The prediction has a mean pLDDT of 84.
This is a predicted structure of a 110-nucleotide RNA (FMN riboswitch aptamer (RFN element)) from a bovine gut metagenome.
The RNAcentral record of the sequence draws on MGnify.
[in-house]
């Protein structure tokens, strides 16, 4: 420098004219790091906001965990109980549709 890869999840019931959106149960977890494996530690990406150009650049913002156990070492494993999840649309959405056949942390290969 080029190529490829690069996000998962609503099943059942209730109310209702109408809900995969409300209520009860269910289900899901990007990338790198870390004495040992992480949605909840540290950092990053995405989304969102602002400014100027409207290709992009700079800045901002950026959710959530405790207890017990094992061990040399774990907020990462095991047990128990919790908690969190952009914007627009629509009966109020982490799980549907849309921007997105996009972008991208990064990984692999040449």
């Nucleotide at each position: 420098u080029c190529u490829u890869u690069g996000g998962g999840g609503c099943g059942g019931g209730g109310c209702g004219u109408a809900a995969a959106u409300c209520c009860c149960c269910a289900c899901c977890g990007g990338c790198a790091g870390u004495a040992a494996a992480a949605g909840u530690c540290u950092g990053c990406g995405a989304a969102c906001c602002u400014u100027a150009u409207u290709u992009u650049a700079a800045g901002g913002c950026c959710g959530a965990c405790a207890a017990g156990g094992u061990g040399a070492a774990a907020u990462u494993c095991c047990u128990u109980g919790a908690c969190c999840g952009a914007c627009g649309g629509u009966a109020u959405a982490g799980u549907c549709c849309g921007g997105a056949u996009g972008a991208g942390a990064a990984a692999a290969g040449a």